The part of an RNA shown here (small-subunit ribosomal RNA, 3' major domain) has 477 nucleotides and comes from an uncultured bacterium. RNAcentral holds the full RNA, with entries from ENA and SILVA.
Context: one part of a larger RNA
């Protein structure tokens, strides 16, 4: 000097406390262990592994398994060598690979020898490995933690390791500032600069907007307007700037004015020095190894979907603040060119026809749903739940048997609120409620945005968890 304490002092944090709602009992949906298999490819394993890579395993993907093939090779550079590239046919295979027969004689550039473009192609340097080793490694990321810390220069102290500064009083969301101080000053972090929200002004007016005015097929639909809403571009505004108090006359707090916003106004981007030999050789790259008629490559089927079980991460309910039916509103983000599909038309429907418009502030997915209204169930395993099987269908693909979604018609299981445990939230959050986007030929209860509606409840820090700062203790380093 750390690190640790069931050691003390001070302070944080949805840590507890107050509250709201789940998790643990049900079915199912995905993931992980375990078992089982020719394989169920590999990794991830306390918080920080387990709806995690995987932002979507029927081929493919796929790295496995079994079988049938290749061996300079599915890729790259050199390569004698022939050849236009290529495009159709039989044959035969599960496929791939083979065999054979025809058509075809290019395109660029040229010094007219050639040379490129593309196909074949001996022999040989090489190719190849999602094979080992994150404990050999870059790179990136987790995480402690947006915690409020880590450090350095000179100078002082100490024989030294080291120490001061950075500690103290006070204040803060902060090593944030103020005082004081053998310390003076910097740095990396904090705070501000960036972005998005919230008001306001100005600038502009299609494709967006309608207050007057006319006209109207009553739809901003036409004329028209440039108020409004909105769009987006410029700007203003919040600074403890103002006033009272408290405080050491600072800092800074407490309360008040005006203001859309008040003391960091909400969100987000932003992650110090380092820990954990965290994770990642299977995103790439890479140093050693080890494979080379295979641990490389192609094909077809198979598996990564098994199923006595355990767990996690969700989903839907167990009902009346509800289920079912008619009706009648009100978003916002975003996609959309072999993409999004409107009107009408068949179908109970899933969905077919059809194809207007749309490269979109124009058109189109698109119907928002929880809501309101009116009706009906009348407490029951029910008109609650929808699992599960049976039968007919639709889509998308070469193809839905292993192993897709989705429909209708039948069936209608557990479950009546979950035990020991345990999880997230402090506001437009929790809870409910729908929409969209990436992946994607299909497939979403996931992830990632988006909006409606819209609570309680924090007295307090005694106590569990982290964690800061000082300080004591120690046989630890």
């Nucleotide at each position: 000097u750390g690190a640790c304490g069931g050691g003390g002092g001070c302070c944080c944090g949805c840590a507890c406390a107050a509250g709201c709602g789940g998790u643990g009992g049900a079915g199912c949906a995905u993931g992980u262990g375990g078992u089982u298999u020719a394989a169920u490819u590999c990794g991830a394993c306390g918080c920080a592994a387990c709806g995690c890579g995987a932002a979507g395993a029927a081929c493919c993907u796929u790295a496995c398994c079994u079988a049938g093939g290749c061996u300079u090779g599915a890729c790259a550079u050199u390569g004698a060598u022939a050849g236009a590239a290529u495009c159709u046919c039989u044959c035969g295979u599960a496929a791939u690979u083979g065999a054979g027969a025809g058509a075809g004689u290019g395109c660029c550039c040229u010094u007219c020898g050639g040379g490129g473009c593309c196909u074949u192609g001996a022999a040989a340097a090489c190719a190849g490995g999602u094979g080992c080793u994150g404990c050999a490694u870059g790179g990136c990321u987790g995480u402690c933690g947006u915690c409020a810390g880590c450090u350095c220069g000179u100078g002082u102290c100490g024989u030294g390791a080291g120490a001061u500064g950075u500690u103290g009083g006070g204040u803060u969301a902060a090593g944030u500032c103020c005082c004081g101080c053998a310390a003076c000053g910097a740095g990396c972090g904090c705070a501000a600069c960036c972005c998005c929200u919230a008001u306001c002004c100005u600038u502009a007016g299609u494709u967006a907007c309608c207050a007057a005015c006319a006209g109207u097929u009553c739809g901003g639909c036409u004329g028209g307007g440039g108020a409004c809403u909105c769009u987006a571009g410029g700007g203003a505004g919040a600074c403890u700037g103002c006033c009272g108090g408290u405080g050491u006359u600072a800092a800074a707090c407490c309360g008040g004015a005006g203001g859309a916003a008040g003391g960091u106004g909400g969100g987000g981007a932003u992650g110090a020095c380092g820990u954990c030999a965290a994770g990642u050789c299977c995103u790439c790259a890479u140093g050693g190894c080890c494979c080379u008629u295979a641990u490389g490559c192609c094909u077809a089927g198979g598996g990564c979907u098994a199923c006595a079980c355990a767990c996690g991460u969700g989903c839907u309910a167990c009902a009346a603040u509800g289920g079912c039916g008619a009706u009648c509103a009100c978003a916002g983000a975003g996609c959309g060119c072999u993409g999004c599909g409107a009107a009408c038309c068949c179908g109970c429907g899933a969905g077919g026809g059809g194809g207007a418009g749309c490269u979109a502030a124009u058109c189109g997915c698109a119907a928002a749903a929880a809501g309101g209204u009116c009706g009906u169930c009348c407490c029951a395993g029910u008109u609650c739940g929808g699992a599960u099987u049976g039968g007919a269908g639709u889509c998308u693909g070469c193809a839905a048997c292993u192993c897709g979604a989705c429909u209708c018609c039948a069936u209608g299981a557990a479950g009546u609120c979950g035990g020991a445990a345990u999880c997230g939230c402090u506001a437009g959050u929790a809870a409910u409620c729908g929409c969209g986007u990436g992946u994607c030929a299909g497939c979403a209860u996931a992830a990632c945005g988006c909006g409606g509606u819209g609570a309680a409840u924090a007295c307090g820090u005694u106590c569990c968890c982290g964690g800061g700062c000082c300080u004591u203790g120690u046989a630890c380093a």
Model confidence (mean pLDDT): 83 of 100.